Order: sequence, then C1' cells, then structure tokens
RNA sequence: GCAGUGGUAACUCAACGGCAGAGUGCCGGUCUUCCAAACCGGGAAUGCGGGUUCGAGUCCCGCCCAUUGCU
Repeated sequence: GCAGUGGUAACUCAACGGCAGAGUGCCGGUCUUCCAAACCGGGAAUGCGGGUUCGAGUCCCGCCCAUUGCU
C1' cells in the first nucleotide's frame, strides 16, 4: 500500500430496514443476627461525518481505531 473481518452499556455478546436487548458487574430493596447466595427493581450504550429511506445499529460513501491475510 491492497483486501477481508469487526467497532453497540463498565466488561462479554445479541438485534428481518420498524419500541436497542441479555449475562456479568454497579445502585436500591426483600430475605438473613451479619455477610454471601437467592429473589425483585433501577440507571447505563449504537466509533466520527455525510448520503439513501416515511423510518438506519442494520444499506451506501468517506474518515478513525482494532485485528487477519497479501505485498
């Protein structure tokens, strides 16, 4: 330099173009003599900039970052 894959919550991962979810963690509560476990509830996210569309995490373009292959 070229090509591929990926970037979503603190972490690990989902999501036919149509309400962005789960597990772990965090906070609160129930329970317990206390802690843990268990159960209930809560907050928290689409890498950046454009485009297409009634509607974009998803499709298109550019850029950035990570990774794999080739040179």

This is a predicted structure of a 71-nucleotide RNA (transfer RNA) from a Tepidisphaeraceae bacterium. RNAcentral holds the sequence, with entries from ENA and MGnify. It matches the Rfam family "tRNA". Rfam classes the family as a transfer RNA. Rfam describes the family as follows. Transfer RNA (tRNA) molecules are approximately 80 nucleotides in length.